Overview: This is a predicted complex of two RNAs, RNase P RNA and transfer RNA, with 436 nucleotides together. Rfam match: Bacterial RNase P class A. Rfam describes the family as follows. Ribonuclease P (RNase P) is a ubiquitous endoribonuclease, found in archaea, bacteria and eukarya as well as chloroplasts and mitochondria.
RNA sequence: GAGGGUCGGGCGGCCGCGAGGCGCGAAUUCGCGCCCCCAGGAAAGUCCCGGCACCCCGGAACAACGGUAGCGGGAAACGCCCGCCGGGGGCGACCCCAGGGAAAGAGCCACAGAGAGCAGACGGCGACCGCUUCGGCGACGCCAUGGUGAAAGGGUGCGGCAAGAGCGCACCGCGCGACCGGCAACGGAAGCGGCACGGCAAACCCCACCGGGAGCAAGACCGAAUAGGGGCCGCGCAUGGAGUGUUCCGCACCGCGGCCCGGGUAGGUUGCAUGACCGCGCAGGCGACUGCGCGGCUAGAGGAAUGGUCGCCCAUCCGCAGCGAUGCGGUGGACAGAACCCGGCUUACAGACCCUCU
RNA sequence: CAGGGUGUAGCUCAAGAGAGUCAGAGCGCCCGGCUUGGGACCGGGAGGUUGCAGGUUCGAAUCCUGUCACCCUGACCA
Numbered sequence: 001g002a003g004g005g006u007c008g009g010g011c012g013g014c015c016g017c018g019a020g021g022c023g024c025g026a027a028u029u030c031g032c033g034c035c036c037c038c039a040g041g042a043a044a045g046u047c048c049c050g051g052c053a054c055c056c057c058g059g060a061a062c063a064a065c066g067g068u069a070g071c072g073g074g075a076a077a078c079g080c081c082c083g084c085c086g087g088g089g090g091c092g093a094c095c096c097c098a099g100g101g102a103a104a105g106a107g108c109c110a111c112a113g114a115g116a117g118c119a120g121a122c123g124g125c126g127a128c129c130g131c132u133u134c135g136g137c138g139a140c141g142c143c144a145u146g147g148u149g150a151a152a153g154g155g156u157g158c159g160g161c162a163a164g165a166g167c168g169c170a171c172c173g174c175g176c177g178a179c180c181g182g183c184a185a186c187g188g189a190a191g192c193g194g195c196a197c198g199g200c201a202a203a204c205c206c207c208a209c210c211g212g213g214a215g216c217a218a219g220a221c222c223g224a225a226u227a228g229g230g231g232c233c234g235c236g237c238a239u240g241g242a243g244u245g246u247u248c249c250g251c252a253c254c255g256c257g258g259c260c261c262g263g264g265u266a267g268g269u270u271g272c273a274u275g276a277c278c279g280c281g282c283a284g285g286c287g288a289c290u291g292c293g294c295g296g297c298u299a300g301a302g303g304a305a306u307g308g309u310c311g312c313c314c315a316u317c318c319g320c321a322g323c324g325a326u327g328c329g330g331u332g333g334a335c336a337g338a339a340c341c342c343g344g345c346u347u348a349c350a351g352a353c354c355c356u357c358u
Numbered sequence: 359c360a361g362g363g364u365g366u367a368g369c370u371c372a373a374g375a376g377a378g379u380c381a382g383a384g385c386g387c388c389c390g391g392c393u394u395g396g397g398a399c400c401g402g403g404a405g406g407u408u409g410c411a412g413g414u415u416c417g418a419a420u421c422c423u424g425u426c427a428c429c430c431u432g433a434c435c436a
Stems, first nucleotide, its partner, number of pairs: 001357007009313007018037001020035006040335001044346002047344002050341002052215001054213002065211004070084005085099001086097004100206002105204001107200003122146002124142003129138003154172006173195001174193003179188003219270004229261007240254002243251002277296008314333001317330005359432007368385004378416001387403005409425005
């Protein structure tokens, strides 16, 4: 230098916050006493994946929208991980790659430049032809050379030609490729082809595959006070409204009082921590991982607790003494803090230790 | 905690969707003119790491990834 892993201060005293258990007091709520427990490798960003649970929905397919991106495997699943293939970098250990398709379609390639997509003739080169005031001009042929650009329609050499050109040839490159190997990506390759098919898909699009929506402030249970709703009973037809065609009587409604019921607010309980869990050993596998056995489990708060201080020790840094080992004094611990949970990714991180390799 | 959105000049906004020459506009600022002086007006000018970093591309404000900052919404109305 390269790759991988572990830890990320330790011990003790005192005080304090919160959860649980036990005991006492009349008390489940309150108080006191005792015991015991109390952040992380990323708890973060909320970028993916699922568990859980609600809403919608008969199944499947298509369309739209969003996502993934070589091949095979692992896993509950993934955009994660492992192995392999291809390309690039490094002397090497090893590292990096959004790594399908541009001969399906629609497009874009600014400026410069003669010409920017099935191209072009500015300078330049050139035999024949025409004109000529003999300086040249026009027409035609050419792309090797100059210049422009990110990019100019294979490269080097020889032949060839008026000048040239894969025009011809040799080698290299490129395309197609019978056949062989591999599960596959892909690799090798007889032979054929003078060479076509520029770049952009990280913008649209095409192929293949995946995806219903919104989320624990989801959801479930208990449930006041007040207001309103419904039912039953009672009071009075005295006043008002309105119904039974009109008048009177009666009845029923709005009205007043009492009791009951349901929805459900505040609030409380739950969801809520034993789980695709962790460690060790054995076995299988190159590996991710899987199976078996043994052992372990130590936050559950909720406007939000997990803190403060002191002593000793270890590391860091600074100063002094010393050749040095070391000693003395001082400093004082990075990033950061759970909020339903699991598996990943990404980002932040003082310092210490271990293993393998170049 | 969960979901969504926005960052461009001193301020308010364009350009962004299908990348192209030097990122523009108004207000504000500076200088000069006009005026006795000031304002208004006229002429000229300065001012930008497009929040930051990396990537794709010939070329990025624009496309992609990561990151930072700010803003909005969500508990219920029976």